Predicted 3D model of a 97-nucleotide RNA (THF (Tetrahydrofolate) riboswitch aptamer).
[in-house]
RNA sequence: UACAGAGUAAAUGUGCGCGCGUAAAGUGCUAAAAGAACGGGGAGUUGUCUUUUGGACGAAAGCUUAUGCUGCGGUGCGCUCAUUGCAUCCCGCUGAU
Numbered sequence: 001u002a003c004a005g006a007g008u009a010a011a012u013g014u015g016c017g018c019g020c021g022u023a024a025a026g027u028g029c030u031a032a033a034a035g036a037a038c039g040g041g042g043a044g045u046u047g048u049c050u051u052u053u054g055g056a057c058g059a060a061a062g063c064u065u066a067u068g069c070u071g072c073g074g075u076g077c078g079c080u081c082a083u084u085g086c087a088u089c090c091c092g093c094u095g096a097u
Base pairs, nucleotide, nucleotide: 003095004094005093010084011083012082013081015079016078017077018076019075020073021072022071029055030054031053032052033051034050035049036048040091041090042089043088061070062069063068
């Protein structure tokens, strides 16, 4: 010099636990504004995520004396396991030459 490789945040799903809603919030879709994160270092998007304010759409309840029980929701959080995993660029690291 050229070649090969490793590693993150995180995302999705399984299981378990604790909640929320069922008097409809949440989830999903969408517009604008602001912000954040993105292998060890640097840069970083038309990608990702969060918050706020809007818009369209929209649901599964049943039993019970009951504050309870059984369900339901593309429901929230935590733990767990599995899978995937730097948008991209430069440098670094490991292997062998």
Its mean pLDDT, the model's own confidence on a scale to 100, is 78. The sequence was found by an Rfam model in a public genome assembly.